About this RNA:
RNAcentral holds the sequence, with entries from Rfam. This is a predicted structure of a 128-nucleotide RNA (FMN riboswitch aptamer (RFN element)) from Brachybacterium endophyticum. Its Rfam family is "FMN riboswitch aptamer (RFN element)". From the family's description: The RFN element is a highly conserved domain that is found frequently in the 5'-untranslated regions of prokaryotic mRNAs that encode for flavin mononucleotide (FMN) biosynthesis and transport proteins. Of the family's consensus pairs, 100% are formed in the model. Taxonomically the source falls in Brachybacterium (Bacteria, Actinomycetota, Actinomycetes, Dermabacteraceae).

RNA sequence: CCACAUUCUCCGGGGUCAGUGAAAGUCUGAACCGGCGGUGACAGUCCGCGACCCGGCUCCUCGACGAGCCGGUUGAUCUGGUGGAAAUCCAGGACCGACGGUAAUAGUCCGGAUGGGAGGAGAUGUGG
Numbered sequence: 001c002c003a004c005a006u007u008c009u010c011c012g013g014g015g016u017c018a019g020u021g022a023a024a025g026u027c028u029g030a031a032c033c034g035g036c037g038g039u040g041a042c043a044g045u046c047c048g049c050g051a052c053c054c055g056g057c058u059c060c061u062c063g064a065c066g067a068g069c070c071g072g073u074u075g076a077u078c079u080g081g082u083g084g085a086a087a088u089c090c091a092g093g094a095c096c097g098a099c100g101g102u103a104a105u106a107g108u109c110c111g112g113a114u115g116g117g118a119g120g121a122g123a124u125g126u127g128g
Base pairs, nucleotide, nucleotide: 001128002127003126004125005124006123007122009120010119016030017029018028019027031108032107033097034096035049036048037047038046044095045094053072054071055070056069057068058067059066077093078092079091080090081089099111100110101109
């Protein structure tokens, strides 16, 4: 330094104002936010992953709940400049954002969630 095992820990952000209205943090106009890994150069929009959702199988169970595995679905970017190299930097303009709830339609309010998780950091042991 590499691999494996065990263990501990970390791990999602954002609503101010004005208008209309009986009623809107949901509509209208200005706003605000951006998980994880990779990528010859730094990414919400390039590639992939996770979660949410759907289906199947297995385990536990009286059953439910729950856990694991497999499959499916899962949004959005252009132009110019710099440079050896940038859809990632700079300038400008745009676009996207699950499900349920609500006296009015939600990326931002409430909820599942003090959850889960891609992954990150450390410790110990074994092997090379």